[in-house]
RNA sequence: AACGAACGCUGGCGGCAGGCUUAACACAUGCAAGUCGAGCGCCCCGCAAGGGGAGCGGCAGACGGGUGAGUAACGCGUGGGAAUCUACCCAUCUCUACGGAAUAACUCAGGGAAACUUGAACUAAUACCGUAUACGUCCUUAGGGAGAAAGAUUUAUCGGAGAUGGAUGAGCCCGCGUUGGAUUAGCUAGUUGGUGGGGUAAAGGCCUACCAAGGCGACGAUCCGUAGCUGGUUUGAGAGGACGACCAGCCACACUGGGACUGAGACACGGCCCAGACUCCUACGGGAGGCAGCAGUGGGGAAUUUUGGACAAUGGGGGAAACCCUGAUCCAGCCAUCCCGCGUGUGCGAUGAAGGCCUUCGGGUUGUAAAGCACUUUUGUCAGGGAAGAAAAGGUUUCGGAUAAUACCCGGAAUGAUGACGGUACCUGAAGAAUAAGCACCGGCUAACUACGUGCCAGCAGCCGCGGUAAUACGUAGGGUGCAAGCGUUAAUCGGAAUUACUGGGCGUAAAGCGCACGUAGGCGGACAUUUAAGUCAGGGGUGAAAUCCCGGGGCUCAACCCCGGAACUGCCUCUGAUACUGGGUGUCUAGAGUCCGAGAGAGGUGAGUGGAAUUCCGAGUGUAGAGGUGAAAUUCGUAGAUAUUCGGAGGAACACCAGUGGCGAAGGCGGCUCACUGGCUCGGUACUGACGCUGAGGUGCGAAAGCGUGGGGAGCAAACAGGAUUAGAUACCCUGGUAGUCCACGCCGUAAACGAUGGAAGCUAGCCGUCGGCAAGUUUACUUGUCGGUGGCGCAGCUAACGCAUUAAGCUUCCCGCCUGGGGAGUACGGUCGCAAGAUUAAAACUCAAAGGAAUUGACGGGGGCCCGCACAAGCGGUGGAGCAUGUGGUUUAAUUCGAAGCAACGCGCAGAACCUUACCAGCCCUUGACAUCCCGGUCGCGGUUACGAGAGAUCGUAUCCUUCAGUUCGGCUGGACCGGUGACAGGUGCUGCAUGGCUGUCGUCAGCUCGUGUCGUGAGAUGUUGGGUUAAGUCCCGCAACGAGCGCAACCCUCGCCCUUAGUUGCCAUCAUUCAGUUGGGCACUCUAAGGGGACUGCCGGUGAUAAGCCGAGAGGAAGGUGGGGAUGACGUCGAGUCAUCAUGGCCCUUAUGGGCUGGGCUACACACGUGCUACAAUGGCGGUGACAGAGGGCAGCUAGACCGCGAGGUCAUGCUAAUCCCAAAAAGCCGUCUCAUUCGGAUUGCACUCUGCAACUCGGGUGCAUGAAGUUGGAAUCGCUAGUAAUCGCAGAUCAGCAUGCUGCGGUGAAUACGUUCCCGGGCCUUGUACACACCGCCCGUCACACCAUGGGAGUUGGCUUUACCCGAAGGCGCUGUGCUUACCGCAAGGAGGCAGGCGACCACGGUAGGGUCAGCGACUGGGGUG
Repeated sequence: AACGAACGCUGGCGGCAGGCUUAACACAUGCAAGUCGAGCGCCCCGCAAGGGGAGCGGCAGACGGGUGAGUAACGCGUGGGAAUCUACCCAUCUCUACGGAAUAACUCAGGGAAACUUGAACUAAUACCGUAUACGUCCUUAGGGAGAAAGAUUUAUCGGAGAUGGAUGAGCCCGCGUUGGAUUAGCUAGUUGGUGGGGUAAAGGCCUACCAAGGCGACGAUCCGUAGCUGGUUUGAGAGGACGACCAGCCACACUGGGACUGAGACACGGCCCAGACUCCUACGGGAGGCAGCAGUGGGGAAUUUUGGACAAUGGGGGAAACCCUGAUCCAGCCAUCCCGCGUGUGCGAUGAAGGCCUUCGGGUUGUAAAGCACUUUUGUCAGGGAAGAAAAGGUUUCGGAUAAUACCCGGAAUGAUGACGGUACCUGAAGAAUAAGCACCGGCUAACUACGUGCCAGCAGCCGCGGUAAUACGUAGGGUGCAAGCGUUAAUCGGAAUUACUGGGCGUAAAGCGCACGUAGGCGGACAUUUAAGUCAGGGGUGAAAUCCCGGGGCUCAACCCCGGAACUGCCUCUGAUACUGGGUGUCUAGAGUCCGAGAGAGGUGAGUGGAAUUCCGAGUGUAGAGGUGAAAUUCGUAGAUAUUCGGAGGAACACCAGUGGCGAAGGCGGCUCACUGGCUCGGUACUGACGCUGAGGUGCGAAAGCGUGGGGAGCAAACAGGAUUAGAUACCCUGGUAGUCCACGCCGUAAACGAUGGAAGCUAGCCGUCGGCAAGUUUACUUGUCGGUGGCGCAGCUAACGCAUUAAGCUUCCCGCCUGGGGAGUACGGUCGCAAGAUUAAAACUCAAAGGAAUUGACGGGGGCCCGCACAAGCGGUGGAGCAUGUGGUUUAAUUCGAAGCAACGCGCAGAACCUUACCAGCCCUUGACAUCCCGGUCGCGGUUACGAGAGAUCGUAUCCUUCAGUUCGGCUGGACCGGUGACAGGUGCUGCAUGGCUGUCGUCAGCUCGUGUCGUGAGAUGUUGGGUUAAGUCCCGCAACGAGCGCAACCCUCGCCCUUAGUUGCCAUCAUUCAGUUGGGCACUCUAAGGGGACUGCCGGUGAUAAGCCGAGAGGAAGGUGGGGAUGACGUCGAGUCAUCAUGGCCCUUAUGGGCUGGGCUACACACGUGCUACAAUGGCGGUGACAGAGGGCAGCUAGACCGCGAGGUCAUGCUAAUCCCAAAAAGCCGUCUCAUUCGGAUUGCACUCUGCAACUCGGGUGCAUGAAGUUGGAAUCGCUAGUAAUCGCAGAUCAGCAUGCUGCGGUGAAUACGUUCCCGGGCCUUGUACACACCGCCCGUCACACCAUGGGAGUUGGCUUUACCCGAAGGCGCUGUGCUUACCGCAAGGAGGCAGGCGACCACGGUAGGGUCAGCGACUGGGGUG
């Protein structure tokens, strides 16, 4: 785009068309074919005229109408042809004479239920028969012979017969075209042809007898499936594809099968006979029927209408006509089934009404939409008017022609008659917006977005795909978009699809070159001349039905629709012409192809012979304990003498070096040497043939390895097999053995990643460099140049999706063959062919998926490669893991043990400090506008504080007392404020979602990376830059380079420590001068220090090295510091849906007398156990006692506290200084000296008693002290952590939190090491490169069995049915042949009888049916095989 459609929702009108696609299933009822009295007799009504009826007779029932079952065919289409017929019609010629015998109706008598029928007698004809005649016709032996007719009415017509021609219709023949299957390859006996005969309207094996053996087929016969064909319809740019409803032409059929009759025409839809199935009637004896005519019914189905009107028109039949008949036809009815047209109002109208929906709560949108005002009246309703379609024929009147004529006939005029549709179309008027809008869609494709509900549910979906709590995708609503009396969906067709490619595709890697050759048919084919005219081209003629399509006009108001004209119908046939090309014929040529002569290279093939090395075995010698084998071993061999070594022998197989992208061959393939036979190739010469050529469906041959058969052979190797190892296992890899086989002969098999994944042949299209085999020339003895033929590398043009190919094409052309058409199923099943088998070859379908695949790109990954880095390993030092305790976690327990954190990157983490509080948890008791905020109403003037009592666990409740008595003011309980009470909006939530979020943080990682602009390259993704050579801590820098620049990172800028200088000098300092117990005081600020600002370091200098660069090296110089001087802060693009809704903020959801709020008590502190992080130790580098030296950085008023006194001590009492460079905490500790000896004078857990501090309160559950107690532990398995210098280790000090509580955390200083060869390995990371079937990216992807469910399918003992076929049997009706004893009006005959005919009989043919056997297709089938999906 289209539809004979159907379904869902909806539905105002008109026009025009269409309407059983399924069951060619079965049909009730009515109608669909009659007519003629001017052919005939009879009967009835009627006075008659006339009318009616059944018969005989004539014409018509072969048309019109229906359907598409069959048919793959001369059925249809198209174009030709000759051997034919044709009623009615037209034209012409001729005739229409004389006779005869019956019969229906009717009457009588019978049979039968009916349908119907029998007998007898009568009668007519345009019914039937004979004779005569024959213009023309037919036959013929060319003499001759044969065959007609009908009358009617009446005076002129209608009819009849013979014949000729035409028209119309029909029959027959031929060329071409006309569906799929080769898993259908051979078919055929009247078959093919001839002769004679028969038959037909007519040619013909159409039929028959005989003769011959033909005919068809790869250009697809036969068989099977499917199908009416065409004009056309639909789609498409066209070529094509699909279809063949309506309309038109042809064919076929009429319940199924067969058959003929009548007739001009039928083998006959509404005729006949027979058989069969079915239905109906029946008195059971018999009968009747055929809607695929129009309506209609049942059934089937997703689905298709009224048992209507009329012959008014058009047409048909009959008739002389009037007229009759006509379900043809014309109309009407039903159906949105298609196409077309019209309407459902129009204009104004903003408070942008109400309502709805959304909302950021401001508003937006529905929306000028509505209301309202003013108009209009198509459609619908009512009323009125009102066509065309109708003109013929016939009647009457009249005119003209013709005529003797006023008949008749023909033509004209007038007249009046005829309408189913239908009072319809159309026109006019009236009233009145009145009577009239839906459907689908809104994620992308694809025009159109929001809210709510739902929560991988319900559902959607054409494809991709939506839905797991914020769904523009589901459902609803609002809004929007599209179309509109329709809109969607479904089915089926074409297009897009160049996705079967003729136009117009491909085959190296995506599907696709047969393994290779020879060759048949076929296709294609060199040069010149001539001829022909088949192809080809031009012109003419015929045909190509109409309708349709197209163009131009016209008619319905337009359109759809209809009418007229034109063009077109691309085709076929035929005539004439042209001759370039192709083809055919003829002649010639040599450039293709081949022959000949002379040379050449070679693992080309076959056969025979022969050689040495090596392995193994056998014999002998020497010789002794191992050998062999492996990553390491063992099985194995060996004291019965192996391995090793020497000599001799046997046997089989293979041929080192040469050896080479070297050679040969069609491919497979071919390798010691010699001989014999033999194929091909190359070069040179140019003598010969004269297109002899190329390709090649079928066909034939060759064809690795493995395998098979028969017979040999068998050294080595070696499937199967055995043993030993390895391993979780190891039916493997490794080892020791070992049989088929490998070898030979003969015969099969016929496949390989049979590969260059590249068919063969020919021509053309830049080069350069190798190599093999020839030849020529030049110089010269070794090269160079040229040329022909092979074999390689690189590369231009061109091609290619890219990779790549590139004179050996995958380039540009020509010819021929083979092959492909999404993946799987499957190279499978069935069938066929081949094979001994294995199997090969040919080769599907159901079903299933939305992909499978190619090349390249970026990442990621690799038990890939290269380079490099890091306390990554190594080298070291000290730990953890064992003990006790502390602390966190898991688990368990519990009323609760609140919650979070989970590899590194959770676990002394949130928690810089849980007795109450904190606190979020549990139990109990209370409150409900609330502990907190805003608003409203009423009341009070407060509030707050002191004291006391009662109840209670307390919250809270009740009572009493005392102090205090708000502010402003317009003086109004007016305003503010506070409190109490009330109402509802609301508060509140550490409730959920960190996978809705912000912010903040961790981690890779302080790793060196991550990007951009412009340019360039690439079809593109992308690349380049950023890679490369060096160098660096660094994408740091240098050089090079189709890149040039830039940004975020690196570095630097910042803080701190280290040196110096300047400034300043209290609370700091004290060299000089005084002074003191004391920098205590005067004085000073030089020094230290403090805290502000500067300087200094840059590979700057030197030498070496490197490319002269960047840089690197140096125990260099100088310098406080040297190569980023040490430390800190600083964290690129991003990753981990990392962590946190319990810091905070926040969307959505949830709770609201509770998931909110208050209180008491309990819990977070539990304890068979497991893990992490720490502390203390195990001791002599130590414990204990003594001594008493040296820091830094901090903190302090609800604080730090000197000092004195008391206490063994924790601590207590009194008291002082300090808001701090001033006072205090504060004692630094490791250090030094002495002593001690090994479960101890180590170690300090645990426990008892007695105290102390904080605090409302130390029971659960704090810290400290004294005395007593004195556990495990003797250096810690596998494993594992930190650290590279002022570091590790070790030692103490301070701070935050804090009433109290520190082994944790954050800081501070003291003492102060060892080691680093180096980058192989482990871990992590960076760059380059490579492979990839990965991309949620190796924690990836993914294979097969097994188990379960479902689906389709193969096999299958069999069984059921369809179609078909062979042989035989039966043989209805029927025509034909023979017969015809029975019967017989017409003719002949005087008669007898005859001719002719009928019944009957027989025969062959033949439908249905039957028996037996084949073929083929389909259904079902226990069981079974594989396949697909989950």
Source information: A computed fold for a 1430-nucleotide RNA from an uncultured Alphaproteobacteria bacterium, annotated as small-subunit ribosomal RNA. The sequence is in RNAcentral, with records from ENA and Greengenes. The prediction has a mean pLDDT of 84. Its Rfam family is "Bacterial small subunit ribosomal RNA".